[in-house]
RNA sequence: UUCGGCGGACAGACGGCCGCGGACUGUGUUGAACAGUUCGAGGAAAGUCCGAACACGACAGGACACGGUGGUGGGUAACGCCCACCGGGUCGCAGGUUGAGGCCCAGGGAAAGUGCCACAGAAAACAGACCGCCGUGGAAGUUCGCUUUCACGGCAAGGGUGAAAAGGUGCGGUAAGAGCGCACCGCUCCGCUGGUGACAGCGGAGGCAGGGUAAACCCCACCGCGUGCAAGCGCAAGCAGUUCUCGGUCGCCCCGGCGACGCCCGUGGUCCGCGGGAUGAGAACGGGUCGCGUGCUUGAGGUCGCCGGCAACGGCGGUCCCAGAUGAAUGGCCGUCACCCGCAACCGCCCGUCGUGAGAUGGGACCACGCGGGAACAGAAUUCGGCUUACGUCCGCCACAACCA
Numbered sequence: 001u002u003c004g005g006c007g008g009a010c011a012g013a014c015g016g017c018c019g020c021g022g023a024c025u026g027u028g029u030u031g032a033a034c035a036g037u038u039c040g041a042g043g044a045a046a047g048u049c050c051g052a053a054c055a056c057g058a059c060a061g062g063a064c065a066c067g068g069u070g071g072u073g074g075g076u077a078a079c080g081c082c083c084a085c086c087g088g089g090u091c092g093c094a095g096g097u098u099g100a101g102g103c104c105c106a107g108g109g110a111a112a113g114u115g116c117c118a119c120a121g122a123a124a125a126c127a128g129a130c131c132g133c134c135g136u137g138g139a140a141g142u143u144c145g146c147u148u149u150c151a152c153g154g155c156a157a158g159g160g161u162g163a164a165a166a167g168g169u170g171c172g173g174u175a176a177g178a179g180c181g182c183a184c185c186g187c188u189c190c191g192c193u194g195g196u197g198a199c200a201g202c203g204g205a206g207g208c209a210g211g212g213u214a215a216a217c218c219c220c221a222c223c224g225c226g227u228g229c230a231a232g233c234g235c236a237a238g239c240a241g242u243u244c245u246c247g248g249u250c251g252c253c254c255c256g257g258c259g260a261c262g263c264c265c266g267u268g269g270u271c272c273g274c275g276g277g278a279u280g281a282g283a284a285c286g287g288g289u290c291g292c293g294u295g296c297u298u299g300a301g302g303u304c305g306c307c308g309g310c311a312a313c314g315g316c317g318g319u320c321c322c323a324g325a326u327g328a329a330u331g332g333c334c335g336u337c338a339c340c341c342g343c344a345a346c347c348g349c350c351c352g353u354c355g356u357g358a359g360a361u362g363g364g365a366c367c368a369c370g371c372g373g374g375a376a377c378a379g380a381a382u383u384c385g386g387c388u389u390a391c392g393u394c395c396g397c398c399a400c401a402a403c404c405a
Base pairs, nucleotide, nucleotide: 001401004398005397006396007395008394009393010392012337013336014335015334016333017332018331020040021039022038023037024036025035026034027033042377046388047387049386050385051384052383053382054228055227056226057225061272062271063270064269066224067223068222069221070220071085072084073083074082075081086107087105088104089103090102091101108219109218113217114216115213116212117211130159131158132155133154134153135152136151137150138149139148140147141146167185168184169183170182171181172180186208187206188205189204190203191202192201193200194199232294233293234292235291241285242284243283244282245281246280248261249260250259251258252257253256263277264276265275266274267273301320302319303318304317305316306315307314308313339374340373341372342371343370349364350363351362352361353360354359
């Protein structure tokens, strides 16, 4: 310096004129209005993808279905989020080994079961034999070494195909081979040590279930009531109701109650359970209200300091109040400064050429009065914690590569 990744800050400032919304104060008013002070969009306000707070649903309880998450530990109100660690992969290289560090992982289970692995290939799993290797026997030829061919038997070590072919490398053994045997590695199990744990290291035993795929079905573990501020609460105003279904059966007590069953409704789906049911519940059709207030902003809040913790974060103390609109406010104009880009003179600086020299000449970098241009993504609407997406300028850190010292 290029490229990539990670993190942080800002998201213009000041002044003037005019114009908005809230709160408070004062004047004033039938009502209105006026003046002053003060506050007034984001880091994503976006997406509506997760999680909650809060509100309501006559109970919100259980099971199944369905959906979601998925290494371990911690954080948090909670989460599918964040932090740390473990494991795997990858980069790290002139060649080999190692791996600090960076990046990625939709990271439980393939020995519960069922599927799938195109094409190529003999064969993709209860797997086989294309080229082959070896043994026995026969036939033909022969330069007597062997060659060709047929039949039977043995093999899967070599070659080929493929992403992947009955673990890998080496040695022995065999007619030729094969974990057939051995060594090391891989795998499984057991023990010890370390660690909260995932796991790691060491030792031992075993010849060993052929691979991949679960972002295939599935299995395992954990989580999940629903609807949502257009929730809900109140006031005002206004209309118009009509039709239909459910008061059954049985038992007990004493004249009216209680209980069980039946029927209807509610509880995200189904079942159980529970609750309500005639001054009641439900179904269909039809009419009225699209007004006002509240919810509405003090919060799992911001910020500063100390302490604890590797960290996320937590504790303690100080300090602050930072929008509440409702067809939806925070804007318009002017000036100055700041930021980014481009142009930009003299002297001085660097290099080249000419010259004995003074100097001349050409080019380059820098400079800045000034001039011109630019200035991203984008507007709260109950609130918060995240994730994802869009995007301008600056700063810092990290790995690789190149160059210089």
A computed fold for a 405-nucleotide RNA from a Phycisphaerales bacterium, annotated as Bacterial RNase P class A. NCBI's taxonomy places the organism under Bacteria, Pseudomonadati, Planctomycetota, Phycisphaerae, Phycisphaerales. Rfam family: Bacterial RNase P class A. Rfam classes the family as a ribozyme. Its mean pLDDT, the model's own confidence on a scale to 100, is 76.